[in-house]
C1' cells in the first nucleotide's frame, strides 16, 4: 500500500427501506426489609461514529471520511 468486517443509550448487543429505534445489566426514585442485598413497579438515558446522495420514507441502500479489528503485501 491492499482486502474484508464492525461503529447503535455509561457497557454488552439487537432492529425486512415502514410504529414514536428496543433488549439485558449498570444508573437514579419508589415498594418491599430493623438495615442491606434480592425481588417488584416505575423513571432518566441515543445527533444510530461524521459528512453527504438515493427515496414518499435510511439505523439499514450508495459515495466520501475517522477509527477499532483481522488477514494479505
Nucleotide at each position: 500500500g491492499g482486502c474484508a468486517g464492525c461503529u447503535u443509550a455509561g457497557c454488552u448487543c439487537a432492529a425486512u427501506g415502514g410504529c414514536g429505534a428496543g433488549a439485558g445489566c449498570a444508573u437514579c426514585u419508589g415498594a418491599c426489609c430493623g438495615c442491606a442485598g434480592u425481588u417488584c413497579a416505575g423513571a432518566a438515558g441515543g445527533u444510530u461514529g461524521c459528512g453527504a446522495g438515493u427515496u414518499c420514507a435510511a439505523g439499514u441502500c450508495u459515495c466520501g471520511u475517522a477509527g477499532c479489528u483481522g488477514c494479505c503485501u
A computed fold for a 73-nucleotide RNA from Bogoriella megaspora, annotated as transfer RNA. Its mean pLDDT, the model's own confidence on a scale to 100, is 80. RNAcentral holds the sequence, with entries from ENA.